[in-house]
Context: one part of a larger RNA
RNA sequence: UUGGGUUUAAAGGGUCCGUAGGCGGGCGGCUCAGUCAGUGGUGAAAGUCUGCAGCUCAACUGUAGAAUUGCCAUUGAAACUGGCCGUCUUGAAUCAAAGUGAAGUGGUUAGAAUGAGCAGUGUAGCGGUGAAAUGCAUAGAUAUUGCUCAGAAUACCGAUUGCGAAGGCAGAUCACUAACUUUGCAUUGACGCUGAGGGACGAAAGCGUGGGGAGCGAACAGGAUUAGAUACCCUGGUAGUCCACGCCGUAAACGAUGGUUACUAGCUGUUGGGCCGAUUGGGGCUCAGUGGCCAAGCGAAAGUGAUAAGUAACCCACCUGGGGAGUACGUUCGCAAGAAUGAAACUC
Numbered sequence: 001u002u003g004g005g006u007u008u009a010a011a012g013g014g015u016c017c018g019u020a021g022g023c024g025g026g027c028g029g030c031u032c033a034g035u036c037a038g039u040g041g042u043g044a045a046a047g048u049c050u051g052c053a054g055c056u057c058a059a060c061u062g063u064a065g066a067a068u069u070g071c072c073a074u075u076g077a078a079a080c081u082g083g084c085c086g087u088c089u090u091g092a093a094u095c096a097a098a099g100u101g102a103a104g105u106g107g108u109u110a111g112a113a114u115g116a117g118c119a120g121u122g123u124a125g126c127g128g129u130g131a132a133a134u135g136c137a138u139a140g141a142u143a144u145u146g147c148u149c150a151g152a153a154u155a156c157c158g159a160u161u162g163c164g165a166a167g168g169c170a171g172a173u174c175a176c177u178a179a180c181u182u183u184g185c186a187u188u189g190a191c192g193c194u195g196a197g198g199g200a201c202g203a204a205a206g207c208g209u210g211g212g213g214a215g216c217g218a219a220c221a222g223g224a225u226u227a228g229a230u231a232c233c234c235u236g237g238u239a240g241u242c243c244a245c246g247c248c249g250u251a252a253a254c255g256a257u258g259g260u261u262a263c264u265a266g267c268u269g270u271u272g273g274g275c276c277g278a279u280u281g282g283g284g285c286u287c288a289g290u291g292g293c294c295a296a297g298c299g300a301a302a303g304u305g306a307u308a309a310g311u312a313a314c315c316c317a318c319c320u321g322g323g324g325a326g327u328a329c330g331u332u333c334g335c336a337a338g339a340a341u342g343a344a345a346c347u348c
Base pairs, nucleotide, nucleotide: 004319005318006317007302008301012316014201015200016199017198021194022193023192025088026087027086028085029084030083031082033081034080035077036076037075038074039073040072041071042070048066049065050064051063052062053061054060091191092188093187094186095184096183097182098181099180100179103177104176105175106174107173108172109171110154114150115149116148117147118146119145120144121143125136126135162169163168206247207246208245209244210243211242215241216240220236221235222234223233258315259314260313261312262311263310266293267292268291269290270289271288272287273286274285275284276283297304298303321348322347323346330341331340332339333338
């Protein structure tokens, strides 16, 4: 390289947008670049293969032919691919109507809980554990009542529920923004799919500046446990967790399953729509999601099975024994932490 693969054995990029590129719907016409056929030229000789011949044979040599899969020119063919022109509507998009949701951003606001402050009642314990102790408390705690303040998170509803490209999103309400679904088949008429580079977004932790700080809580301190206990348990507690702006760019970023399109038995839930059905409507059909069980098929099996890991097509990414190693070096990015790219010697 060909070939083979990527749920779990090595292997799907965290996700999307999109450049180049690759690939691309029906019908008709033109063209003839690719493609196919014919002819001519060239493709040196030696070499190779085949036939024949010469050294007594062979090696060796001579001779004739073939091959030389290629390139150039020319004459044709026109199905397919390409190019150009016209046209179509089913792919795609737009429009209208109806609807959906924890989709996003900003503002306003609610109640419970927690903690704190002040005041009242009240008295000796509280708290914590397997048991304790550290801790708090006669300077009046814990408990309880009233008022006030603060920050964070939103019980019930709540669900294999919903929405979002992924990360993720949950009190209520308002404004702004985006998306999706169905129906109409009204408009455009292939405008599509994928996407190397590139760009944007991207949990938590972490970083910078300024705020905020109730609870929780790395580090840290103390009390226990223990042979020890730099832990698990307890009492405290700083960063952090929260907000604004700016970085970081990683996760078991998982469905460990890239995207798009088409096709291939059923049964049963559920979410949001549409159409039809009148003997008692309790059912039927259908679109878009989201679950369970399974036929065929696939699979090493576990399993998967119309939300495929089945049958195919197109495009991208990635894999090639274990360790060394996601390390070293170099480069790019970053304030740093580090991230990205990414070997070899050696060894089994």

A computed fold for a 348-nucleotide part of an RNA from Marixanthomonas spongiae, annotated as small-subunit ribosomal RNA, central domain. The coordinates come from a structure-prediction model, not an experiment, and the mean pLDDT is 88. Taxonomically the source falls in Marixanthomonas (Bacteria, Pseudomonadati, Bacteroidota, Flavobacteriales).